Description: This is a predicted structure of a 138-nucleotide RNA (c-di-AMP riboswitch aptamer (ydaO/yuaA leader)) from a Solirubrobacterales bacterium. Lineage of the source: Bacteria > Bacillati > Actinomycetota > Thermoleophilia > Solirubrobacterales. Rfam family: c-di-AMP riboswitch aptamer (ydaO/yuaA leader). About the family: This family represents a conserved RNA structure found upstream of the ydaO and yuaA genes in Bacillus subtilis and related genes in other bacteria.
[in-house]
RNA sequence: GGCCGAACGACCGAGCGCCCUGCGCGCGGUCGGCGGGGGACCCAAUGCGAGCCGCAUGCUCGCGGGGGCGAAUCGGUUGAUUUUCUGACCGUAGCGGCGUUCUCAGCGUCGCGAGCCCGACAGCUCACCUCGUAGGCC
Numbered sequence: 001g002g003c004c005g006a007a008c009g010a011c012c013g014a015g016c017g018c019c020c021u022g023c024g025c026g027c028g029g030u031c032g033g034c035g036g037g038g039g040a041c042c043c044a045a046u047g048c049g050a051g052c053c054g055c056a057u058g059c060u061c062g063c064g065g066g067g068g069c070g071a072a073u074c075g076g077u078u079g080a081u082u083u084u085c086u087g088a089c090c091g092u093a094g095c096g097g098c099g100u101u102c103u104c105a106g107c108g109u110c111g112c113g114a115g116c117c118c119g120a121c122a123g124c125u126c127a128c129c130u131c132g133u134a135g136g137c138c
Stems, first nucleotide, its partner, number of pairs: 001138004008032006015025004033133006043123001047063006065121001066118004074091005094112007
């Protein structure tokens, strides 16, 4: 200096450092900006599989938690093979950088396609309540 990301700015306080009547750094607090969660009416929703039936509705049986941040979802193959699980690989929804382009779209190319949290509980959602403002990479 640049990139991913909401993760930036101002003021105050004490502290540390220095080229020391000024500047810089991190920490705590407040405000603003940006980002997230909870939260009415209305609206939406009330699972999946199999069987019965021509289909749907319905009935019977069996199975099963749900949710949040984030682009990070959904499939397939494979090894150890003893069932399953862990692992490896190939794709993929989606996401990002660079180039091209008046911007966008499109095209080309290079990558990502993780991880973590809540704890039986949350659809949407005015008012209202509340949280974060990190971390990583070149």
Overview:
The sequence was found by an Rfam model in a public genome assembly.